[in-house]
Context: one part of a larger RNA
RNA sequence: CGCAAGAAACUUGAGAAAAUUCAAUUCUAGUACGAGAGGACCGAAUUGAACGUGCUUCUGGUGUGGCAGUUGUCGUUUCAACGGCAUCGCUGCGUAGCCAUGCACGGACAGGAUAAGCGCUGAAAGCAUCUAAGCGCCAAGCCAAUUUCAAGAUAAGGUUUCUCCAAAAUUCCCAGCAGACAACUGGGUCGAUAGGUCACAUGUGUAAGUGUAGUAAUACAUUAAGCAAAGUGAUACUAAUCAAUUGUUCGG
Numbered sequence: 001c002g003c004a005a006g007a008a009a010c011u012u013g014a015g016a017a018a019a020u021u022c023a024a025u026u027c028u029a030g031u032a033c034g035a036g037a038g039g040a041c042c043g044a045a046u047u048g049a050a051c052g053u054g055c056u057u058c059u060g061g062u063g064u065g066g067c068a069g070u071u072g073u074c075g076u077u078u079c080a081a082c083g084g085c086a087u088c089g090c091u092g093c094g095u096a097g098c099c100a101u102g103c104a105c106g107g108a109c110a111g112g113a114u115a116a117g118c119g120c121u122g123a124a125a126g127c128a129u130c131u132a133a134g135c136g137c138c139a140a141g142c143c144a145a146u147u148u149c150a151a152g153a154u155a156a157g158g159u160u161u162c163u164c165c166a167a168a169a170u171u172c173c174c175a176g177c178a179g180a181c182a183a184c185u186g187g188g189u190c191g192a193u194a195g196g197u198c199a200c201a202u203g204u205g206u207a208a209g210u211g212u213a214g215u216a217a218u219a220c221a222u223u224a225a226g227c228a229a230a231g232u233g234a235u236a237c238u239a240a241u242c243a244a245u246u247g248u249u250c251g252g
Base pairs, nucleotide, nucleotide: 001152005163006162007161008160009159010158011157015149016148017147018146021049022048023047024046025045026044027043033038051106052105053104054103055102059100060099061098062097066093067092068091069090070089071086072085073084074083075082076081111143112142117137118136119135120134164251168246169245170244171243172188173187174186175185176184193239194238195237196235197234198233199232200231202228203227204226209222210221211220212219213218
């Protein structure tokens, strides 16, 4: 821009893509078969491998804005307590998120037309013949079925609702588990969208100061302390101010 007014939702599916894998065990059954040795088809059930999709409750990994320990050095005048740098200095743990080695699920059932193949009826050719007319069965393959996308499918579809100085949308702003940027999603005071604060969860592991004991290093008590990121909930304290624009008079 189009889909002959504009808009908000919900959809149909022409078409496209993905997937459609394999094995073992048990029962049937030590049955059919076979002198024996051995040993099934068909059918039913279970488990697993690899692969795929999603997720993070558990098990773990990471977790450079959490906590603690600790070395060297420099600094905050000194002690103490802290801070900078040294691969995040090193080390031990670790929330959210992301992730797999972790968890869940999947390949189904039933169908249509067939290949090779197996048949029925059956002439040409008084017989015979699956074939010439006609009619069946049959594959992990084909078409559908399953999952996803899908009306620029220009044959541009459908349904519901709203609107005519309007409905609606955008700019702008607060944000996001969305994201390269666009886009998408949530919110904009008729407000919990983000920050802050409070509470909780969770992590680390008993802060500083003071007191006691000890010559001291240190230990103990106050103290399951102190501190804390992304988590959960609450709360308008802060910021989403004010406004502008598009659309437009019933639609060849």

Large-subunit ribosomal RNA, domain VI from an uncultured Verrucomicrobiota bacterium, 252 nucleotides, folded computationally. It matches the Rfam family "Bacterial large subunit ribosomal RNA".